Description
Small-subunit ribosomal RNA, central domain from a Candidatus Micrarchaeota archaeon, 355 nucleotides, folded computationally. Its Rfam family is "Archaeal small subunit ribosomal RNA". For this family Rfam cites "Crystal structure of the ribosome at 5.5 A resolution" (Yusupov et al., Science, 2001). Clan: SSU clan. Taxonomically the source falls in Microcaldota (Archaea, Nanobdellati). The prediction has a mean pLDDT of 86.
[in-house]
Context: one part of a larger RNA
RNA sequence: UUGGGCUUAAAGCGCUCGUAGCUUGCCUAUGCCGUCUCAUGUGAAAUAUUGGAGCUCAACUUCAAUGCGUGCAUGAGAUACCCAUAGGCUAGGGAGCGGGUGAGGUCAGGAGUACUUAUGGGGGAGGGGUAAAAUCCUGUAAUCCUAUAAGGACUAACGGUGGCGAAGGCGCCUGACUAGAACGCAUCCGACAGUGAGGAGCGAAGGCUAGGAGAACGAAUCGGAUUAGAUACCCGAGUAGCCCUAGCAGUAAAUUAUGCAGACUCUGGUGUUGCAGGCAUCUCGAAUGCCCGCAGUACCGUAGCGAAAGUGUUAAGUCUGCCGCCUGGGGAGUACGGUCGCAAGAUUGAAACUU
Numbered sequence: 001u002u003g004g005g006c007u008u009a010a011a012g013c014g015c016u017c018g019u020a021g022c023u024u025g026c027c028u029a030u031g032c033c034g035u036c037u038c039a040u041g042u043g044a045a046a047u048a049u050u051g052g053a054g055c056u057c058a059a060c061u062u063c064a065a066u067g068c069g070u071g072c073a074u075g076a077g078a079u080a081c082c083c084a085u086a087g088g089c090u091a092g093g094g095a096g097c098g099g100g101u102g103a104g105g106u107c108a109g110g111a112g113u114a115c116u117u118a119u120g121g122g123g124g125a126g127g128g129g130u131a132a133a134a135u136c137c138u139g140u141a142a143u144c145c146u147a148u149a150a151g152g153a154c155u156a157a158c159g160g161u162g163g164c165g166a167a168g169g170c171g172c173c174u175g176a177c178u179a180g181a182a183c184g185c186a187u188c189c190g191a192c193a194g195u196g197a198g199g200a201g202c203g204a205a206g207g208c209u210a211g212g213a214g215a216a217c218g219a220a221u222c223g224g225a226u227u228a229g230a231u232a233c234c235c236g237a238g239u240a241g242c243c244c245u246a247g248c249a250g251u252a253a254a255u256u257a258u259g260c261a262g263a264c265u266c267u268g269g270u271g272u273u274g275c276a277g278g279c280a281u282c283u284c285g286a287a288u289g290c291c292c293g294c295a296g297u298a299c300c301g302u303a304g305c306g307a308a309a310g311u312g313u314u315a316a317g318u319c320u321g322c323c324g325c326c327u328g329g330g331g332a333g334u335a336c337g338g339u340c341g342c343a344a345g346a347u348u349g350a351a352a353c354u355u
Stems, first nucleotide, its partner, number of pairs: 003327004007309002012323001014202004021195003025089007034081001035078008048066007092192001093189003096185003104178007111155002115151008126137002163170002207248006217241001221237004259322006268300008277291005282285001304311002328355003337348004
């Protein structure tokens, strides 16, 4: 609960695709469902208003007229809007073409430094670690120097409030396959669109199942310290895990704490990325500099908005369409039930009571 809201007070689904539904460009014609007009019928009684009548008056009762009954049905008409049908258009949308751009994705191959281990050579007493130490390693030769080999993970500098992606996310090189966006052209289609309940797919880390791999790191665990204690912080080890393959799971402060799409806003300024165009310069190049358009990404900021912080053409301004969500705190994202899951649990989601 006819309302007002959702950056931070409660509240935007983690993200996308998409069914139903809702909403929807411009022009013409026809129809007339909605809409509007008129007529007829119906719209109980009581109640109400006005005027009578009856109880001695009044309340009350009763008669007549009116009104109400906001509606429904039938018939006749109007056609601006909505709707339906038919035809047309190109500003939305889509397709196409062009040269560029990017850590977008999947798979395969290769490279690099570091690290660890092993072996050979050199060398001969400490090394390591800390605030200080000790546990620990070391005469079966460590640490250190050097040569070679193996292994797994990772990808420094460049690197940038740079780029790409719907989000999660993506960073060595090369190749194959593949997806998208921007810019430019205006060749084609001709409203084909927007959103999206259900539904489907994707979805960090951690977790689970099966099989591998295992260098470094490292929950748990074990030692050494510290301490009153120290189930910690510090140190030495170290298993799951982190990595690969095939599945499950489906959650995060999944954040821009800001849903998606479109339009507009007498104003703006400064960077930067991509593409297109113009001008100038010269060592004529895929050159440099300047200007401008579109698209992205940042900072500042006018009006406006806002409780303020702030936001401000990338809106939290002014409007439109559609979806989701909120309605005092706790109890509680709990219980019960349903669905899903191997489990962990996820999802949906109360009440009593209390304040």